[in-house]
Context: one part of a larger RNA
RNA sequence: GGAUGAACGCUAGCGGCAGGCCUAAUACAUGCAAGUCGAGGGGCAUCUCUAGUUUUCGGACUAGAAGCGACCGGCGCACGGGUGCGUAGCGCGUAUGCAAUCUACCUUGUACAGGGGAAUAGCUUUCGGAAACGAGAAUUAAUACCCCAUAGUAGGAAGAUAACGCCUGUUAUCUUUCUUAAAGCUUCGGUGGUACAAGCGGAGCAUGCGUCCCCUUAGCUAGUAGGUGAGGUAACGGCUCACCUAGGCGAUGAUGGGUAGGGGUUCUGAGAGGAAGAUCCCCCACACUGGCACUGAGACACGGGCCAGACUCCUACGGGAGGCAGCAGUAGGGAAUAUUGGUCAAUGGGCGCAAGCCUGAACCAGCCAUGCCGCGUGCAGGAAGAAGGCCCGUAAGGUUGUAAACUGCUUUUAUAGGAGAACAAACCCCUCCGGCGGGAGGGUCUGAGGGUAUCCUAAGAAUAAGCACCGGCUAACUCCGUGCCAGCAGCCGCGGUAAUACGGAGGGUGCAAGCGUUGUCC
Numbered sequence: 001g002g003a004u005g006a007a008c009g010c011u012a013g014c015g016g017c018a019g020g021c022c023u024a025a026u027a028c029a030u031g032c033a034a035g036u037c038g039a040g041g042g043g044c045a046u047c048u049c050u051a052g053u054u055u056u057c058g059g060a061c062u063a064g065a066a067g068c069g070a071c072c073g074g075c076g077c078a079c080g081g082g083u084g085c086g087u088a089g090c091g092c093g094u095a096u097g098c099a100a101u102c103u104a105c106c107u108u109g110u111a112c113a114g115g116g117g118a119a120u121a122g123c124u125u126u127c128g129g130a131a132a133c134g135a136g137a138a139u140u141a142a143u144a145c146c147c148c149a150u151a152g153u154a155g156g157a158a159g160a161u162a163a164c165g166c167c168u169g170u171u172a173u174c175u176u177u178c179u180u181a182a183a184g185c186u187u188c189g190g191u192g193g194u195a196c197a198a199g200c201g202g203a204g205c206a207u208g209c210g211u212c213c214c215c216u217u218a219g220c221u222a223g224u225a226g227g228u229g230a231g232g233u234a235a236c237g238g239c240u241c242a243c244c245u246a247g248g249c250g251a252u253g254a255u256g257g258g259u260a261g262g263g264g265u266u267c268u269g270a271g272a273g274g275a276a277g278a279u280c281c282c283c284c285a286c287a288c289u290g291g292c293a294c295u296g297a298g299a300c301a302c303g304g305g306c307c308a309g310a311c312u313c314c315u316a317c318g319g320g321a322g323g324c325a326g327c328a329g330u331a332g333g334g335a336a337u338a339u340u341g342g343u344c345a346a347u348g349g350g351c352g353c354a355a356g357c358c359u360g361a362a363c364c365a366g367c368c369a370u371g372c373c374g375c376g377u378g379c380a381g382g383a384a385g386a387a388g389g390c391c392c393g394u395a396a397g398g399u400u401g402u403a404a405a406c407u408g409c410u411u412u413u414a415u416a417g418g419a420g421a422a423c424a425a426a427c428c429c430c431u432c433c434g435g436c437g438g439g440a441g442g443g444u445c446u447g448a449g450g451g452u453a454u455c456c457u458a459a460g461a462a463u464a465a466g467c468a469c470c471g472g473c474u475a476a477c478u479c480c481g482u483g484c485c486a487g488c489a490g491c492c493g494c495g496g497u498a499a500u501a502c503g504g505a506g507g508g509u510g511c512a513a514g515c516g517u518u519g520u521c522c
Stems, first nucleotide, its partner, number of pairs: 001522004006518005013375006019368002021333001026331003030328003035075003040072002043068002048065007082286003091211008101203003106199007114148004124137005154179011184191002212258003219249003224246008261283004265276004288309005311322004339365001341364003347361001348359004378409004388400004415458005423449001428443006466511005471492003477506005487494002
C1' cells in the first nucleotide's frame, strides 16, 4: 500500500447493488416451514345451498347438490432449506474402469391385460385408561392382498455353433426344460396397469496421481496379509464366516498425536509464491447424544420408527410427551451480526386430467454507512481587501479572504401537487392442422412488491460536513498555558520556563458521508 462476513470512537443528506451469529453443533416459549388426489375405494363427521316432513318456533330429521373431516389406497415426504460436529479419508480434486452394478417418475419401441378368492381399516357395538392410547365382537370396499390361466427380446439349468476379448469371460443365433405378470376409472375426449428392451438424468463400486503440522511419535498389524469354500449384497471384495498358509505396512515417514470439511474460487503479489475457503456453485458429513433396522426405485431417513442415555414438560404416580445445525423469534455467550413482515404475481418443486391446493424454496419488503459504486450539500460575478478572530506591534501591517455581505443564475436532491410503468403470457376456453406426442391463430383472467420506479409542474440557495493530522519518516506553523508535572508515542523519541512533539486557539494539510483506531492476511 492492498484486503476484510469485521468491531470500537467521533460524525452523518440521498440512491443503486450486495452482505449481515466468525463466539455456545448452547438451551429453546409461540407461529409457520410437506402435502396432494373424490377421475382408485367404502363412505359421509362438519359447513353452505335447495326441496320436503316436523316443531316446545330455539331447532330437529329425511333426500339431493356442491363438496369433504377421519379411514383404506396411490404418488410425494431421500427434493428443496440448514449447519460444519466429525472426517487427514478414495472424503475431496482430477483422470480412468465396471467383461462386477442398480435406477421411481420421463422419452422411444415390442407384446399383453382372461378368470376367481379370502380378508381388513372405516362405520356399528362392548370394554379398559387421568391422558397418550388400547383390547374384543359383528360387518364392508378398492388401482390394497392372494390364487389360477396366458407369455417372451425376461430369469435359472443343460447343450450346440460363430465372432470377439481384458484373467475370471463377453456378445449373437438355435434346441430342450423349469419359473414369474397385470387394474381399473371415465364427462367417452382420454388417463392409468403388466412384462421386456433402449435412452435421458441419477446413484453405487474400484483404481492411478494430488491433498496440513510434529520423529522431542520408529516400529505397527490376528480378520491382520493371502488362498479354498460358503453366506450376504443391486454388485466386486475378509464385507462376514469355516478351514489352510504366514504373511502385510514402514525413513519415498508406517503407527501414534495435533489441527482441519474438500474443491471451483477469494485476497495479495510483476511473477513465482504466500494466506484464506464468508456470500454464490459442486461434492461430502451431520440432524439432542449413541446404536439399530423397517418401508421404499432410492434412506439406515432434519420436521418417520425402535432401543439406551442426558435434559425439559404433563400426570389421577400406574404412565406418557418432546428435539429450530428450516423461517422468524427468545434466553445465554460475546467486541459483534437483522423482522415472531408480505405474496405465491414471476421462477422452481410436490400432488392432481384439470380447475386448483401446498410451498418461511423463491420473489419482495423491513433493520444496519457493513462494504462497493453513484449523486448532492450550489454556480458565476463581487475589494470598502468590511467587521470580528489570530499574529505582529510604531499610529501601520499580515492572515482568515472572493471568503462573507451584495448582484445575477440554476434547482440535482429534499418538500408539495399531478401523471404513472416493465416484470404477464402461459395455464384455461374457442377454431384450425396433425404422422396424434403436439403445433398455429384468436379470446378471457391473473401483480406481493406498489401508486413503487420513472416522468411533469411549482416556489426557493432554499433541506444537507465531518473526521484525522501538522518534530522526522509524512503533505501541513504560529501564539498562549504547562514546566521530566500533566501528558504524547507506530519507530526514532518529546516534556526539567522561550515545547512547530503535551493541552487550547488561530491558521494549514489530507480524505470526505465518511474519517480515524484496533484485530487479521499478503
Molecule: small-subunit ribosomal RNA, 5' domain
Organism: uncultured bacterium